[in-house]
RNA sequence: GCCUCUGUAGCUUAGUGGUAUAGCGUCGCUCUCGUAAAGCGAAGGUCGCAGGUUCAACUCCUGCCAGAGGCU
Numbered sequence: 001g002c003c004u005c006u007g008u009a010g011c012u013u014a015g016u017g018g019u020a021u022a023g024c025g026u027c028g029c030u031c032u033c034g035u036a037a038a039g040c041g042a043a044g045g046u047c048g049c050a051g052g053u054u055c056a057a058c059u060c061c062u063g064c065c066a067g068a069g070g071c072u
Base pairs, nucleotide, nucleotide: 001071002070003069004068005067006066007065010024011023012022018055026042027041028040029039030038048064049063050062051061052060
């Protein structure tokens, strides 16, 4: 220098154009003499950044950034 893949909540992640998911964690409540476990509920996301296509983009296209792998 070129090619491929990955980037979504604190962590691990689902989501192939039509309201952004789940588990763990955090907080509250119930239960208990108390704690843990269990049950119920809640908060938490500018979907890596910018632009484009579209009525509508996490999703398609372009560029950039970061990481992983490969070729020379």

A computed fold for a 72-nucleotide RNA from a Nanobdellota archaeon, annotated as transfer RNA. The coordinates come from a structure-prediction model, not an experiment, and the mean pLDDT is 84. Lineage of the source: Archaea > Nanobdellati > Nanobdellota. Rfam family: tRNA.